[in-house]
């Protein structure tokens, strides 16, 4: 980050399974994404709990880190 090339990922929904739950895994599917690769460090949202706290979300924002191509 382009009127390029090779490609990549996969929202919602549905099915099965795991979980108290948020949510996760696999399959189907494709809303989109130049990091929609990875990391829970900061903020935020969500779940569990009387509370202290514990957990989830990286496709909420910031940050860190790795990577394909090569026009301006």
């Nucleotide at each position: 980050g382009a009127g390029a090339a090779g490609g990549g990922c996969a929202a919602a929904a549905c099915c099965a399974c795991c979980g108290u739950g948020a949510g996760g895994u696999g399959g189907u599917g494709a809303c989109g994404c130049a990091a929609a690769g990875c990391c829970a460090c900061g903020g935020g949202u969500c779940a569990g709990g009387c509370g202290a706290c514990u957990g989830a979300c990286a496709g909420c924002c910031g940050g860190g880190u790795u990577a394909c191509c090569g026009a301006a």